Context: one part of a larger RNA
RNA sequence: CUGGGUGUAAAGGGUGCGCAGGCGGGCUUGCGCGUCAAGGGUUAAAUCCAUCGGCUCAACCGGUGAACCGCCCUUGAUACGGCAAGCCUUGAAUACGAGAGAGGAUAGUAGAAUUCCUGGUGUAGCAGUGAAAUGCGUAGAUAUCAGGAGGAAUACCAGUGGCGAAGGCGGCUAUCUGGCUCGUUAUUGACGCUUAGGCACGAAAGCGUGGGGAGCAAACAGGAUUAGAUACCCUGGUAGUCCACGCCCUAAACGAUGCAUGCUUGUUGUUGGGCCUUUAAGGUUCAGUGACGGAGGUAACCCAUUAAGCAUGCCACCUGGGGAGUACGAUCGCAAGGUUGAAACUC
Numbered sequence: 001c002u003g004g005g006u007g008u009a010a011a012g013g014g015u016g017c018g019c020a021g022g023c024g025g026g027c028u029u030g031c032g033c034g035u036c037a038a039g040g041g042u043u044a045a046a047u048c049c050a051u052c053g054g055c056u057c058a059a060c061c062g063g064u065g066a067a068c069c070g071c072c073c074u075u076g077a078u079a080c081g082g083c084a085a086g087c088c089u090u091g092a093a094u095a096c097g098a099g100a101g102a103g104g105a106u107a108g109u110a111g112a113a114u115u116c117c118u119g120g121u122g123u124a125g126c127a128g129u130g131a132a133a134u135g136c137g138u139a140g141a142u143a144u145c146a147g148g149a150g151g152a153a154u155a156c157c158a159g160u161g162g163c164g165a166a167g168g169c170g171g172c173u174a175u176c177u178g179g180c181u182c183g184u185u186a187u188u189g190a191c192g193c194u195u196a197g198g199c200a201c202g203a204a205a206g207c208g209u210g211g212g213g214a215g216c217a218a219a220c221a222g223g224a225u226u227a228g229a230u231a232c233c234c235u236g237g238u239a240g241u242c243c244a245c246g247c248c249c250u251a252a253a254c255g256a257u258g259c260a261u262g263c264u265u266g267u268u269g270u271u272g273g274g275c276c277u278u279u280a281a282g283g284u285u286c287a288g289u290g291a292c293g294g295a296g297g298u299a300a301c302c303c304a305u306u307a308a309g310c311a312u313g314c315c316a317c318c319u320g321g322g323g324a325g326u327a328c329g330a331u332c333g334c335a336a337g338g339u340u341g342a343a344a345c346u347c
Base pairs, nucleotide, nucleotide: 004318005317006316007301008300012315014201015200016199017198021194022193023192025088026087027086028085029084030083031082033081034080035077036076037075038074039073040072041071042070049065050064051063052062053061054060091191092188093187094186095185096183097182098181099180103177104176105175106174107173108172109171110154115149116148117147118146119145120144121143125136126135162169163168206247207246208245209244210243211242215241216240220236221235222234223233258314259313260312261311262310263309266292267291268290269289270288271287272286273285274284275283276282277280296303297302320347321346322345329340330339331338332337
């Protein structure tokens, strides 16, 4: 390098958009670039191979032949591929008519609850645990009623329900806005698929500046437990959690399963549409989302029309364990650190 692989053994990039590149539907015509055929030239000698011979054999040497897999020229073929031209509609897209949705952004608003503040009632406890103690409370707590403040999150509905490329998204209303599905024709006429590099998005934690701060809560303090207890339990409590703007760019970023297209028995739920009728627990057809199972696959587990089956195209990645996702270099970052990524040595 090839072969072989990537759900769980090493291995799918966190996700999308997309230039170059690779690959690409049907029909006709032209050219004859690739491709194929025939002939010719060249392909030094040696070497390699076959065979014959010479040194006693062999290595070695000599003769002959084949070969020199390549390139060029001429003539021809035109299926496939290429280029050019014309056309087609099934891939793709658009228009039109409907539809569902926690898809995104901004602004506003509602009720329950926690906490705090003020006032009333009221009196000795409250809180907490396995049991306690720290803690709070006669300066009047807990409880209860009324009023007020403020922040954060939206019970029930709620569902292997929905939406989104992924991360993710859940009270209600308005404005702006992305995508998707179904239906019938109509329009364009291959406009497509994938995508190194690039660009954008990317939970939580963390960072910078300015706000905000109810609850929760790393760090920290105290009380317990314990042989000890830098923990688990309890009482407190600061960053943080929230908002705006700017960074960071990582996750068991998981379906541990890249994207696209086609093909391949079924049963049964469910979401959103369409159609049909004999209106029924009806039938059927698209698009999603679950369960179970057949062929087939798999080391097995299991997967099984949402494939891990049968195929094609393109990208990414793997090659024994440790050393090590480390060192060095480069690059990005305010930093934390990220990306790229070895070797010695050792088993």

Small-subunit ribosomal RNA, central domain from a metagenome, 347 nucleotides, folded computationally.
RNAcentral holds the full RNA, with entries from SILVA.